[in-house]
Context: one part of a larger RNA
RNA sequence: UCCGGCGAGCUGCGGGGGCCGGCGAGGUUAAGCCACCAGGUGGCGGAGCCGUAGUGAAAGCGAGCGUAAAGAGCGCGCCAUAGUCGGUUCCCGCAAGCCCGAAACCGGGUGAUCUAUCCAUGUCCAGGCUGAAGCCGCUGUAAAAGGCGGUGGAGGGCCGCACCCACAUCCGUUGAAAAGGGUGGGGAUGAGGUGUGGAUAGGGGAGAAAUUCCAAUCGAACCCGGAGAUAGCUGGUUCUCCCCGAAACAGCUUUAGGGCUGGCCCCGUAUAUGCCUUGUGGAGGUAGAGCACUGAAUUUCCUAGGGGGCGUCAAAGCCUACCGAAGAAUAUCAAACUCCGAAUGCCAUGAAGGAAGAGUACGGGAGUCAGACCGCACGAGAUAAGUCGGGCGGUCAAAAGGGAAAGAGCCCAGACCCGCGGCUAAGGCCCCAGAGUGCGUGUUAAGUGGAAAAGGAUGUGGGAUUUCAAAGACAGCUAGGAUGUUGGCUCAGAAGCAGCCACACAUUCAAAGAGUGCGUAAUAGCUCACUAGCCGAGAGGUCCUGCGCCGAAAAUGUCCGGGGCUGAAACACGCCGCCGAAGCCCGGGAAUGUACAUUAUUGUACAUUGGUAGGGGAGCAUUGCCGGCGCACGGAAGCCGUACCGAAAGGGGCGGUGGAGCGCCGGGAAGAGAGAAUGCCGGA
Numbered sequence: 001u002c003c004g005g006c007g008a009g010c011u012g013c014g015g016g017g018g019c020c021g022g023c024g025a026g027g028u029u030a031a032g033c034c035a036c037c038a039g040g041u042g043g044c045g046g047a048g049c050c051g052u053a054g055u056g057a058a059a060g061c062g063a064g065c066g067u068a069a070a071g072a073g074c075g076c077g078c079c080a081u082a083g084u085c086g087g088u089u090c091c092c093g094c095a096a097g098c099c100c101g102a103a104a105c106c107g108g109g110u111g112a113u114c115u116a117u118c119c120a121u122g123u124c125c126a127g128g129c130u131g132a133a134g135c136c137g138c139u140g141u142a143a144a145a146g147g148c149g150g151u152g153g154a155g156g157g158c159c160g161c162a163c164c165c166a167c168a169u170c171c172g173u174u175g176a177a178a179a180g181g182g183u184g185g186g187g188a189u190g191a192g193g194u195g196u197g198g199a200u201a202g203g204g205g206a207g208a209a210a211u212u213c214c215a216a217u218c219g220a221a222c223c224c225g226g227a228g229a230u231a232g233c234u235g236g237u238u239c240u241c242c243c244c245g246a247a248a249c250a251g252c253u254u255u256a257g258g259g260c261u262g263g264c265c266c267c268g269u270a271u272a273u274g275c276c277u278u279g280u281g282g283a284g285g286u287a288g289a290g291c292a293c294u295g296a297a298u299u300u301c302c303u304a305g306g307g308g309g310c311g312u313c314a315a316a317g318c319c320u321a322c323c324g325a326a327g328a329a330u331a332u333c334a335a336a337c338u339c340c341g342a343a344u345g346c347c348a349u350g351a352a353g354g355a356a357g358a359g360u361a362c363g364g365g366a367g368u369c370a371g372a373c374c375g376c377a378c379g380a381g382a383u384a385a386g387u388c389g390g391g392c393g394g395u396c397a398a399a400a401g402g403g404a405a406a407g408a409g410c411c412c413a414g415a416c417c418c419g420c421g422g423c424u425a426a427g428g429c430c431c432c433a434g435a436g437u438g439c440g441u442g443u444u445a446a447g448u449g450g451a452a453a454a455g456g457a458u459g460u461g462g463g464a465u466u467u468c469a470a471a472g473a474c475a476g477c478u479a480g481g482a483u484g485u486u487g488g489c490u491c492a493g494a495a496g497c498a499g500c501c502a503c504a505c506a507u508u509c510a511a512a513g514a515g516u517g518c519g520u521a522a523u524a525g526c527u528c529a530c531u532a533g534c535c536g537a538g539a540g541g542u543c544c545u546g547c548g549c550c551g552a553a554a555a556u557g558u559c560c561g562g563g564g565c566u567g568a569a570a571c572a573c574g575c576c577g578c579c580g581a582a583g584c585c586c587g588g589g590a591a592u593g594u595a596c597a598u599u600a601u602u603g604u605a606c607a608u609u610g611g612u613a614g615g616g617g618a619g620c621a622u623u624g625c626c627g628g629c630g631c632a633c634g635g636a637a638g639c640c641g642u643a644c645c646g647a648a649a650g651g652g653g654c655g656g657u658g659g660a661g662c663g664c665c666g667g668g669a670a671g672a673g674a675g676a677a678u679g680c681c682g683g684a
Stems, first nucleotide, its partner, number of pairs: 001684006011095013026050003032044005054061002064076004098236002101233001105226006116200009125190001127159003130155001134151006163187003167184005202218001204214003239619006249262005263368002265365007273358001275354004279349004288340001289338002294334003299329003305323002307320004371396006378389003401412003416589004421585003427579003430563003436576001438575006449565001455550002459547010476534005482507003487501003513528001517526002590609008620673001622670002625667007638657005644651002
């Protein structure tokens, strides 16, 4: 990992509802007793319970009662009567109560043959080294102390086996070993090692103290029991088909991943409303706009007040490119501003049309309380987030199909089944790859298309406007570009050209600035404006706009999905055709609902038939039991094979195997369906 078997809403009591049945103003027995064909059945038993009357706290009264002074008012009742017992099913409560799962808690016991400490009694420690005290001798002294030699053999002394320990490192790590092996290391007469016997026990012991040890278990041992502890948590929960079909919200919650009530779903009964479009009548203060209020903010004027200066101390007074209330003018801003003010939405109402498994009430059963993304209008955030929050709508959730290369939430579109039929949607039609190398007119040259901003630019198309131009423009070429004068000032110099001034002068001219730039120390020189000639038709500026260019650096791989595409296979506008889905249509079939026929389950018409949680309905299969009918050694069950039947669960025929039991119909009862639980047991 696979295969086989086992494996989860059961039972009792109480209560509520549905359905079926008995009896019915009644219904029903319980314990117990009796009888019998011993399986249970039949009978007796009316105690009790529910209903038939309510009301009051109660005494009580009673079609009334309570309150109250009341005959009032008010509350609950009567006057329209259906219940009750049983069966079955769904749900609730009490019980372990769908199954498996704790960490733990408590009680009673068993453990110190491991290990910790202690007690008693034994035992062990090769060899070597050092050489304390004491003692003896010599010396020394008045006597000592002291010194020297010897003797002696102390020490948690030294080196080092056994023995004990476990510091380093290597190996081992499904080991040779659930702690070891190798090489080194530490202690080795001591707080030493060790044998035997004994003591201390679980909130207890023991502990040279580490939450360390107490039998490979220790922040509280182990065994059995309470016990199926509890688990708002995780996992799992077994056949089929049909109809409907959610929620991820509100309020409350020691509540927040749990619950309760409501909302939303289903089933039943009853009822006659609800929804959409259209008309009419309303309420309203959003978008927008505005500044009349409340505030904010800008400039100017005006001007109280303040600051500063002047004013002989003080003052009056005067001035002020200082601040500035109020006021005026101009121009703004606001969710908590409004002189105004929509569109939608909302309420009411009339009539018609339309649609739907639409509305409402009551009863029964749920599930849901983590929502996600997208569009729009907002709040929070940073006018961040695949961010957080609510509102309106959509999709997913619970929705498959087609498109977006791929892709829950985007676009199109809602899959009952079958068809080797047709038409379309989104999106597409050169090839991959279904359908146009389709048509017309433009644009783009950037592979823009096939990512991006501020900003930048004689890219290019379209439009508008303006200036110049056959009295010849623009560009180019030829020529001129002068004189007073080196203007005045300044300056070392300043001569068109460092700088300052100026009426920006005047003259000659076709034209020529008291000078556009380069240049010089200053001149000089070059050039421009301006003018003529040559030439001969457009030239220059500004604005709006289409498409493009730059701005443009990233980590797996050039990346439009790829190939590849340039009068396009890009972009814009227009036109025709085609492809394209589970959409729509056509043909066949099924089921459900409604209506109408029929009537006995049928027919016709129309509509419907995606679906998680969940509700409702109808069935299939398994194993006992009861009744009836059958099969079987001329071969039962089981197993293997197989082209048959049914919408499915399933059913049947035949053959083989097997070798003794089995089925069908009706009823009734469940240990009643397996793929998942790191399920349990067995096997491969």